[in-house]
Molecule: Bacterial RNase P class A
Organism: Planctomycetia bacterium
């Protein structure tokens, strides 16, 4: 470094959550049963499930990005390719990688530097002309030159020979690059022959373009039942007294209307009963090891993984949160001994991953 296993065992006492039974009762007692993880964590991806939504198309927005495969799905996993690193050097292996596109368009490239992109002349080199000088040469102007110097993270293929006034793929050889063809491979890509003097500086973790994927909200999702209060509707209805009486009679009373008064009538208020829809508290459900399950054998596959057969499954499910503490003993580590040590960490609908934290042990490897 890679892969794997475990996460102390047993017993006693006290205590906690939930469930079951009995007894007393409305909350207790007694007895019994059950009670965290490999990461339960971060909540970073992907799903199941649920509700919303005529659920289609387009735009916008977000994500992913070599190729092929695996998977329910994925940004995960496997294999391969390319590149990088590693080496004194070459090749292989191992390791590493947000690894589509920079002739579709736009933009940016700090400082330095003459110039940062359809190039550029600062120094230098070379030529011509003019002037000065006996001359060597110097100065000025015009022109050639990307070989040399210098700047930079990066300067327009590299090395060498030829060539030239000096130079330059200007010519040639080798290396690199681009393109065509052929061969190998499912593909990414690789190899070989040939052609071309070389075109296309870098940045897309800048906008953007291309391909593919993606509705929104999360179990406090949601579904069922449903006190009380309020609402709507229906029926009856004031109080006191007498009478066997739901009836009748007497006395008496609030508001509105029938224009003032009296009688009478109608409605209301008040009270009682019933119905209805939504729905709060609450109760039930979702909810729990039968699941994209574990193990073994075998077959296919390089592998991830898949097929078939057999076998196993008692296992928190609360509802703001219980799963704890002490002691004894055995085992482990340190120590002569007394004694000490034993990590990270705590479920909240459920799975598949990734990442992070962490103790011990086992196997293999740490090169050719």
């Nucleotide at each position: 470094g890679u892969g794997g296993u475990c996460a102390g065992g047993c017993g006693a006492u006290c205590g906690c959550c939930c469930c079951c039974a009995a007894c007393a009762u409305a909350u207790g007692u007694u007895g019994g049963g059950c009670g965290a993880g490999g990461a339960a964590a971060g909540u970073c991806c992907g799903a199941a499930c649920a509700c919303g939504g005529u659920a289609g198309g387009a735009c916008a927005c977000g994500g992913u990005g070599g190729u092929g495969g695996c998977u329910a799905a994925c940004g995960g996993c496997c294999a391969c390719c390319a590149g990088u690193c590693u080496u004194g050097a070459c090749g292989c292996a191992a390791a590493c990688u947000c690894g589509g596109g920079a002739c579709a368009g736009u933009g940016c490239c700090a400082c330095a530097g003459a110039a940062a992109a359809g190039a550029a002349a600062c120094c230098g080199c070379c030529g011509a002309u003019g002037c000065a000088g006996c001359g060597a040469u110097g100065c000025a102007u015009c022109g050639g030159u990307a070989a040399g110097g210098g700047u930079g993270a990066a300067a327009a293929g590299g090395u060498g020979c030829g060539g030239u006034a000096a130079g330059a793929g200007c010519g040639c050889a080798c290396c690199g690059c681009u393109c065509c063809u052929u061969c190998g491979g499912u593909a990414a890509c690789g190899a070989a022959u040939g052609a071309g003097g070389c075109a296309u500086g870098g940045c897309a973790a800048a906008c953007c373009c291309c391909a593919c994927c993606g509705c929104g909200u999360g179990c406090a999702a949601g579904c069922g039942c449903a006190a009380g209060c309020a609402g709507u509707c229906c029926u009856c209805u004031g109080g006191c007294g007498g009478u066997c009486a739901u009836g009748c009679c007497g006395c008496u009373a609030c508001c509105u209307g029938c224009u003032g008064u009296c009688c009478g009538c109608a409605g209301g208020a008040u009270g009682a009963g019933g119905a209805c829809g939504g729905g709060u508290c609450g109760c039930g459900u979702g909810c729990u090891u039968c699941g994209a399950g574990g193990c073994c054998a075998u077959c296919g596959g390089c592998a991830a993984c898949g097929g078939u057969g057999g076998u196993c499954c008692a296992g928190a499910g609360a509802g703001a949160a219980a799963u704890g503490a002490u002691c004894g003993u055995c085992a482990c580590c340190c120590g002569c001994a007394a004694g000490g040590g034993a990590a990270c960490a705590g479920a909240a609908u459920u799975c598949g991953g990734c990442u992070u934290a962490u103790g011990a042990c086992c196997a293999c490897g740490c090169g050719c």